[in-house]
RNA sequence: AGAGUUUGAUCCUGGCUCAGGAUGAACGCUGGCGGCGUGCCUAACACAUGCAAGUCGAACGAGUCGCAAGACUAGUGGCGAACGGGUGAGUAACACGUAGGAAUCUGCCCCAGAGUGGAGAAUACCCAGCCAAAAGGUUGGCUAAUGCUCCAUAGUCCCGCAAGGGUAAAGCAGCAAUGCGCUUUGGGAGGAGCCUGCGUCCUAUCAGCUAGUUGGUGAGGUAAUGGCUUACCAAGGCUAUGACGGGUAGGGGGUGUGAGAGCAUGACCCCCCACAAUGGGACUGAGACACGGCCCAUACUCCUACGGGAGGCAGCAGUUGGGAAUUGUACACAAUGGGCGCAAGCCUGAUGUCGCGACGCCGCGUGGAGGAAGAAGGCUUUCGGGUCGUAAACUCCUUUUCCCAGGGAAGAUUGUGACGGUACCUGGGGAAUAAGGACCUGCUAACUACGUGCCAGCAGCCGCGGUAAUACGUAGGGUCCAAGCGUUAUCCGGAUUUAUUGGGCGUAAAGCACAUGUAGGUGGUUAUGUAAGUCUCGUCUUAAAGCUCUGAGCUUAACUCAGAAUCUGGACGAGAUACUGUAUGACUUGUGGUCAGCAGGGGCAAAUGGAAUUCCCGGUGUAGGAGUGAAAUCCGUUGAUAUCGGGAGGAACACCAAUGGCGAAGGCAAUUUGCUAGGCUGAUUCAGACACUGAGAUGUGAAAGCGUGGGGAGCGAACGGGAUUAGAUACCCCGGUAGUCCACGCCGUAAACGAUGCACACUAGGCAUUGGGAGUAUCGACCCUUCUUGUGCCGAAGCUAACGCGUUAAGUGUGCCGCCUGGGAAGUACGGUCGCAAGACUAAAACUCAAAGGAAUUGACGGGGGCUCGCACAAGCGGUGGAGCAUGUGGUUUAAUUCGACGACAAGCGGGGAACCUCACCCAGGCUUGACAUCUAGGGAAAGCCCAUGAAAGUGGGCCGUGCCGCAAGGAACCCUAAGACAGGUGUUGCACGGUCGUCGUCAGCUCGUGUCGUGAGAUGUACGGUUAAGUCCGUAAACGAGCGAAACCCUUAUCCAGUGUUGUAUUUUUCACUGGAGACUGCCGGCUUUAAGCCGGAGGAAGGCAGGGGUGACGUCAGAUCAGCGUGGCCCUUACGCCUGGGGCAACACACGUGCUACAAUGCCAUAGACAAUGAGUCGCCAAGCUGCAAAGCGGAGCUAAUCUCAUCAAAAUAUGGCCCAGUUCGGAUUGGAGUCUGCAACUCGACUCCAUGAAGCCGGAAUCGCUAGUAAUCGUGUAUCAGAACGUCACGGUGAAUACGUUCUCGAGCCUUGUACACACCGCCCGUCAAGUGAGCCGAGUCGGCAGCACCAGAAGCGCCUUCCAAGGUGCCAAGGUGAGGUCGGUAAGGAGCACUAAGUCGUAACAAGGUA
Repeated sequence: AGAGUUUGAUCCUGGCUCAGGAUGAACGCUGGCGGCGUGCCUAACACAUGCAAGUCGAACGAGUCGCAAGACUAGUGGCGAACGGGUGAGUAACACGUAGGAAUCUGCCCCAGAGUGGAGAAUACCCAGCCAAAAGGUUGGCUAAUGCUCCAUAGUCCCGCAAGGGUAAAGCAGCAAUGCGCUUUGGGAGGAGCCUGCGUCCUAUCAGCUAGUUGGUGAGGUAAUGGCUUACCAAGGCUAUGACGGGUAGGGGGUGUGAGAGCAUGACCCCCCACAAUGGGACUGAGACACGGCCCAUACUCCUACGGGAGGCAGCAGUUGGGAAUUGUACACAAUGGGCGCAAGCCUGAUGUCGCGACGCCGCGUGGAGGAAGAAGGCUUUCGGGUCGUAAACUCCUUUUCCCAGGGAAGAUUGUGACGGUACCUGGGGAAUAAGGACCUGCUAACUACGUGCCAGCAGCCGCGGUAAUACGUAGGGUCCAAGCGUUAUCCGGAUUUAUUGGGCGUAAAGCACAUGUAGGUGGUUAUGUAAGUCUCGUCUUAAAGCUCUGAGCUUAACUCAGAAUCUGGACGAGAUACUGUAUGACUUGUGGUCAGCAGGGGCAAAUGGAAUUCCCGGUGUAGGAGUGAAAUCCGUUGAUAUCGGGAGGAACACCAAUGGCGAAGGCAAUUUGCUAGGCUGAUUCAGACACUGAGAUGUGAAAGCGUGGGGAGCGAACGGGAUUAGAUACCCCGGUAGUCCACGCCGUAAACGAUGCACACUAGGCAUUGGGAGUAUCGACCCUUCUUGUGCCGAAGCUAACGCGUUAAGUGUGCCGCCUGGGAAGUACGGUCGCAAGACUAAAACUCAAAGGAAUUGACGGGGGCUCGCACAAGCGGUGGAGCAUGUGGUUUAAUUCGACGACAAGCGGGGAACCUCACCCAGGCUUGACAUCUAGGGAAAGCCCAUGAAAGUGGGCCGUGCCGCAAGGAACCCUAAGACAGGUGUUGCACGGUCGUCGUCAGCUCGUGUCGUGAGAUGUACGGUUAAGUCCGUAAACGAGCGAAACCCUUAUCCAGUGUUGUAUUUUUCACUGGAGACUGCCGGCUUUAAGCCGGAGGAAGGCAGGGGUGACGUCAGAUCAGCGUGGCCCUUACGCCUGGGGCAACACACGUGCUACAAUGCCAUAGACAAUGAGUCGCCAAGCUGCAAAGCGGAGCUAAUCUCAUCAAAAUAUGGCCCAGUUCGGAUUGGAGUCUGCAACUCGACUCCAUGAAGCCGGAAUCGCUAGUAAUCGUGUAUCAGAACGUCACGGUGAAUACGUUCUCGAGCCUUGUACACACCGCCCGUCAAGUGAGCCGAGUCGGCAGCACCAGAAGCGCCUUCCAAGGUGCCAAGGUGAGGUCGGUAAGGAGCACUAAGUCGUAACAAGGUA
């Protein structure tokens, strides 16, 4: 000192959270020792038991014991019990703190003065009786005193102006000296009472309070002042500087934290206060209205013989209860202190000590040194190793602690030691008795394995977990602390997040709608006085302890002691006078007035005017009008709309008009008149600080709305109808009531906005404009220069998070006011004030979230815009969609119909060829180191043949046979047997991967370095103007360059040349084949453009502007496809999810879709004749001639490893001739029957082909949709791969060979620029409200229950006062508890009610974000 968290990223605002310190703590796990502290924070709840205040015989009589001396004792008497100890309920107060004051008292103590003479009456104890359960009470009798009474005397005492009057005493001890007492007076010390200034929590949703109240006079009362009390008189006193009320609370020294200012707190220790079961009261006394005294009332507890009594732990221990939680019914008066006493001494739960508790602070220990076979074991591993780890074992050493034994304090100036045989010292023993807790994703130091699989769980915040979790659980390892460690709670800090130090308010929360003005705050120039503020010096005080510093004492430290410093404050005295205040005087610049001018929709009232709409009357006139995207409702033949004339009525004032004017704001617009307010300009005018702001207050205040009365043309909420729509309570249309208008009265709010309070001063300019002045100029109006007042735009500096603001500040300063402090709940509830109401103003909390928000950036998107491309549309040609068949897919079926692929980018796709095999699927039969690989051991060459059995796999048996190398042991290949390591898996995950591929897209894009701009994300470069197929090229510009793409490059086709020529050619060759070259580059000419890039046209040329076609696919997107082509991590199976075999299936069939073939016919079909290709393939092959068969094919075998032979006469369409004559046909060929051929172990499921017969649908195809721009579409045939056989598919080849493109409005896709955005998983986005379900807290609520305080009345114990009184008794007044009543306030509870918040996948719509589809 900061960090995490809003975003795709950024800056800011802003909250939440964390790291630190602390505690009278508690809880969890763990626990060796000592010292010093500390320990009911809750029930001021209730208390059993013991103790906590007595003492004096030297005041007194008496009694008991004793020989005596003496000791002890109840009572009378004295002193003390008002201290000490506890607690914090009450108290917001002179209670406390601090500084002062005057009208007081004071036992014991100190100093000083004076005195202490005489007399008397009683009484307790005791004795004799009585009552009573007890507590206790009572009658009679005796007696003493330092108890009580009287007389005398006295003063510096008291009363009184004085004269004068009044009031004391006690003795005891001692042989004595004398001592201790007593009375009175003055003073002191310490203590106590009283008064005052200042300080002292929250709340205004508490705004008025007060009758002894404020003051006076008399009287009373007190120790003393005083309404303290009372009678009378006056009507005062307090209050926005917060009275009164409500809530909470003992105050301070201090304590915790903090850099400080502050904030929080008030345990222990010290000072003060208050209280003693609750409430009231007095007595005694120096002192109390008295914790361990008295009386009364109340509640509670206990005893009781039922008549009556007793009690008060908030003293020390202890008990119950409450609670998360807080100790022993210990020892001693040895020390310190207190009470009494002459003293000895007694008492002392004050105190000193011990005990219990890791509750805190401090200190110590749990061993030290060596020790690598880096042991065993654990964990992990890429299987090599790594790590725990010098750690252990083992060797040597030490003894703090511990145990045993011995000695043994200080605390104590004379005696006396609870602690205590304690601290400490010495000796001996033995590594012996002693380590845990939390954490390990980031913040935050510390990582792996296994288990789990959005489960279980974690979490302070962000967040982890859905099969490879460093975040859950466990283990190993590590990190941090350590006799503790974590968690929880609370306080301060961080938080400048309430901002005095030290924040803000245009858009993030925040300027009142605007003005006038009271209190208050602030205030121009100058002189003098004063000295309140301010400054300086001094004195007193600010208790001690604590904090800080220095030193000292316990072995150290904590702890304790001493000294110093500090205590920032208060009071008084003296001084200074710059500034502020104050008093008096002066001034003119702030301010206001006077005079002379000026502009204006400023305000109020009255009068007047024209255009237009509507309505009414009349004329002309005829079938429509109106309205919309299109329509309809509506109006019109009873005459509309249109048009002309006349009239009525209400509202608003075109043009001028503006970026313009006026006003405080709201707002103000035809013209004229009247009344009236403000502003500006000029002046050698006057007053003389009269000013600024402004809490409350008062006034003004759009629209809508309300009340009363008018008015009502147009418009027009509500409402009705017509459309639109899935719906349409809307948008559009036809109507239409309140209202809009006027008068008077309310309301008091708006995005009342410049989202910017008012006033003053200062700080560059430029341009425009309103009003006024001056100058110049002119005949004059303009123009020009300049001063000022307003209104705007752009901009220096500066400011700002940025956007932006910028002399009209959001800059720099001053004064005053208002307001803000995370989002939601909520501008809501309750209360109050205002209002006729609607409602307005004031204004929370519970609960909930970790964000909400501002500005800017990059993308993406838009039913935003601009520019531009593409068979994208358009223009054309031919198809698909309808039929039959082929093929693939879905679905269904099945024992199985194996699997994958699903918009474009799946569906004649993997598969370029499923009868068996393939094969992964199903049924059945078998095998288990295995069909396949490596290793070990044993045996055997291997191979081949035969038999039995079986569907086969296989099983069982037999025959034959000795090879190769060799150093003669054996070895290589192969086979069999055995055991185990292992094999095997088309099992799973393409969302763990590699590789490969599809797609956007052959689209023109995608980036980098340096520089520059920006706080930054980013921008620039890559934008702009041209151009291109192209980010292609050119020009310009804070950019200059570069890379991947484009192009270039490679192959092929078209032309030519040269060479070579076999198998090509009958021969030659201009053919053909092969090889190598040439050729095309906007090179030339003209025009256009910026003299550029380039475009258009032309020439030449086989080919012309990229010549045609192909290969070649940027950064990336789709978690696109593939684990079944291959490879591969993890997981899974292992007599099976592996392997072998037979058979079946992948070929099923109501149906749906995709891709094709053949057709529907005459541009055709059939028959006949007969012409012209190219690419290819072939020895397990292609197969000629010839012969047979109608044919498929067969026989046959020549030739060919191919420019030679064969497929293959190679073609077909075309062409020619003939037939058919528009029909389900001489079209079409499905289907079916029969007969065959070929391949193959085998054509049943399930092949292809041939022949004969059969002859289905179909007559050009709905919505919709596909391909193609030239040798293309269309059409015709040919070949090849795969392959035993099996193409209508695929890949190639050539033949014939078109039509059309105006153009870019629209559809789809794409590129660039720009704009908006609440989107970023990026529009298949985001997101709102009702309803339904669950949960939560608060609000209202018929009521109901309780607490608190006051008011009115009743009643009135004890006590005190008064009256009466010899006494006793009585009367009366005050007064606590209590009772009754009506209200106030706070809380509990409640049927029901309304909203709010939250909760992966509910319902209905789609309001907002893009022009969000009606901004």